[in-house]
RNA sequence: GUAUAUGAUAGAGGCGCAUUUUUUAUUAGUAAGUUCAAUGAGGUAUAUGGGUACCGAAGAUUUGAACUGAAAGGAAAAAAUGCCGAAGGAAGAUUCUUCCCAUAAAGGUUUUCCUGGUUCAUCAGUGAAUAACUGCUGAACUGUCAUCAAUUUUUAUUGAUGGAGCGCUAUCGGUAGU
Numbered sequence: 001g002u003a004u005a006u007g008a009u010a011g012a013g014g015c016g017c018a019u020u021u022u023u024u025a026u027u028a029g030u031a032a033g034u035u036c037a038a039u040g041a042g043g044u045a046u047a048u049g050g051g052u053a054c055c056g057a058a059g060a061u062u063u064g065a066a067c068u069g070a071a072a073g074g075a076a077a078a079a080a081u082g083c084c085g086a087a088g089g090a091a092g093a094u095u096c097u098u099c100c101c102a103u104a105a106a107g108g109u110u111u112u113c114c115u116g117g118u119u120c121a122u123c124a125g126u127g128a129a130u131a132a133c134u135g136c137u138g139a140a141c142u143g144u145c146a147u148c149a150a151u152u153u154u155u156a157u158u159g160a161u162g163g164a165g166c167g168c169u170a171u172c173g174g175u176a177g178u
Stems, first nucleotide, its partner, number of pairs: 002176003007172005014084001016083009032068007042055004046104006087115009116142006123135004144163008
């Protein structure tokens, strides 16, 4: 001085990712509660079915009117924190929550698999929602590496194609040969 397996450290992508707090709008004049009137035997527990317990002619339930009147989840803005498989999904296993059992729903843990990131659109799902999120598909933009071509800025620029984050870049250590 060259190349670089394995290892460590530090970084880059950008409307970058996630979490928390505050405020605001929506949810909604909804749920729920009280009163009055009518009806007259059922009703309550996260959903369904069964059971159990409780309430109910001292009026369950339902309907109408009047008065009072939310919240959670999700969203926007600001601030802060942790970060670059950040994070988000799918399937399986296991566990937790509910009066008990079964099936679900909502959570936690774990294994495997998929996705570089952002935006838009159709469809499907969640949702009060034309908001938003998630998934498949398609398109565009963008970062990175490889290959090819052109240019010359000589290892930079442009274009095309393709791959994936267990990636890429840099440094240190180390390894190999000269």
This is a predicted structure of a 178-nucleotide RNA (Lysine riboswitch aptamer) from a Clostridiaceae bacterium. Lineage of the source: Bacteria > Bacillati > Bacillota > Clostridia > Clostridiaceae. The sequence was found by an Rfam model in a public genome assembly. Its Rfam family is "Lysine riboswitch aptamer". Rfam describes the family as follows. Riboswitches are metabolite binding domains within certain messenger RNAs that serve as precision sensors for their corresponding targets. The coordinates come from a structure-prediction model, not an experiment, and the mean pLDDT is 78.